[in-house]
Molecule: transfer RNA
Organism: Aurantibacillus sp.
């Protein structure tokens, strides 16, 4: 250098081929429980959906562009 897959909360990972306010386990914070701790339980905390641009009434989902990783041909 062609092509082809992924990329979403601190982490793992949903999101029914375009529809309402992105969810869910985990993890942090706080509060019960307890003599402390840990388990349990109840509550809070969480995102520019890698970046930018288009379509589009509406995009995490389509387009193009670009970045990262990873695999394939040469």
């Nucleotide at each position: 250098g062609g092509c082809c897959u992924u990329g979403u909360a601190g982490u793992u990972c949903a999101a029914c081929u375009g529809g309402a306010u992105a969810g869910a386990a985990u993890g942090c914070c706080a509060g019960a429980u307890u003599c402390c701790g840990g388990u349990u339980c109840u509550g809070g905390u969480g995102g520019u959906u890698g970046g930018g641009g288009g379509u589009u009434c509406g995009a995490a989902u389509c387009c193009c562009u670009u970045c990262a990783a990873g695999g394939u041909c040469a």